[in-house]
The RNA shown here (FMN riboswitch aptamer (RFN element)) has 213 nucleotides. Of the family's consensus pairs, 100% are formed in the model. The coordinates come from a structure-prediction model, not an experiment, and the mean pLDDT is 77.
């Protein structure tokens, strides 16, 4: 380091301001938010091959009608300086690929419950036969098996929202610019943002202990 078992901790953000109205954080104008893993041409740090003036880097300025962007001009840097490939570490998508929550279905297990059995045990009364013992055995009780339906647990399956455009470039639905779009259920004046199920569940993240080779 890989595989595997167990434990602990962590594990979701958001209507400012205004309008209408009896009433709206729900409608209207406007505002705000983006779970987890992957990919990621981004960005930063480290290291530093190599390059260094027709090179490299850079904020403000001017032009291309505006932004990104492109060009020009300007500025920086002369080897103890400057820039930087590859590599390493960190970082980078609500809309891409998966996945969680909500909802639906089914399986197994647990426990309760309904009913059934030509199942088992006990066996009042009764009968065999006057009583007991013994035998038979209805009602009843308990057990077993099967079954019905709420409930709980663990897996599994299904459903499940949303992106275009310009730029750069070999390459971008990921970078930069611009403009869009999406967001479970229940409650309530119609809710991504309030309240509730939820002190729940959870993709997963970090750490610890053990086992195996």
């Nucleotide at each position: 380091g890989c595989u595997u078992u167990c434990c602990u901790u962590c594990g979701g953000g958001g209507c400012a301001g205004g309008g209408u109205g009896a009433a709206a954080u729900u409608c209207c104008c406007a505002a705000c938010c983006g779970g987890c893993g992957g990919u990621g041409a981004u960005c930063g740090a480290g290291c530093g091959a190599c390059g260094c003036a027709u090179a490299c880097a850079g904020g403000a300025g001017c032009g291309g009608a505006u932004a990104a962007c492109c060009g020009c001009a300007c500025u920086g840097c002369u080897u103890a300086g400057c820039g930087c490939a590859a590599c390493u570490c960190g970082u980078u998508a609500g809309u891409c690929c998966g996945u969680g929550a909500c909802c639906c279905g089914g399986u197994u297990c647990g426990a309760a419950u309904c009913g059934a059995a030509u199942g088992g045990u006990u066996g009042a009364c009764g009968c065999g036969a006057u009583a007991a013992a013994c035998g038979c055995a209805u009602g009843a009780a308990c057990c077993u098996u099967c079954u019905u339906u709420a409930c709980g647990a663990a897996g599994c399956g299904g459903u499940g929202g949303a992106c275009c455009u310009g730029g750069u470039g070999u390459a971008a639905u990921u970078c930069c610019g611009g403009g869009a779009c999406c967001g479970a259920c229940a409650g309530u004046a119609u809710a991504g943002u309030c309240u509730g199920g939820a002190u729940g569940g959870g993709a997963g993240a970090a750490g610890g202990a053990g086992a195996u080779g």